[in-house]
Predicted 3D model of a 74-nucleotide RNA (transfer RNA) from a Candidatus Aenigmatarchaeota archaeon. It matches the Rfam family "tRNA". Rfam links the family to the GO term triplet codon-amino acid adaptor activity. The family's RNA type in Rfam is transfer RNA. The RNAcentral record of the sequence draws on ENA. Taxonomically the source falls in Candidatus Aenigmatarchaeota (Archaea, Nanobdellati).
RNA sequence: GGGCCCGUGGUCUAGUUGGUUAUGACAUCGCCUUGACGUGGCGGGGAUCGCCGGUUCGAAUCCGGCCGGGCCCA
Numbered sequence: 001g002g003g004c005c006c007g008u009g010g011u012c013u014a015g016u017u018g019g020u021u022a023u024g025a026c027a028u029c030g031c032c033u034u035g036a037c038g039u040g041g042c043g044g045g046g047a048u049c050g051c052c053g054g055u056u057c058g059a060a061u062c063c064g065g066c067c068g069g070g071c072c073c074a
Stems, first nucleotide, its partner, number of pairs: 001073007010026003019057001028044005050066005
C1' cells in the first nucleotide's frame, strides 16, 4: 500500500428485508425478605448506536469519506 470483518449503556450483547418507547445478562442504586451478611423477589437510573456527510417522509440498519481494532496478502 491492497482486500475482508468489526465498532450499540460501566462490561458483554440482541436488533443489519429501513418504521411503535434500541433487547437481554452482569454490574450499579432503592425497597422487601434476614438478628446481620449473602442468596432471593420487586422496581429505578444509565447508550440518540465510533465521527462527519449523503439518500429517504423516516437511518443503529443503505451509500461515501475519515478514525480505531482484528485477520490476510504484498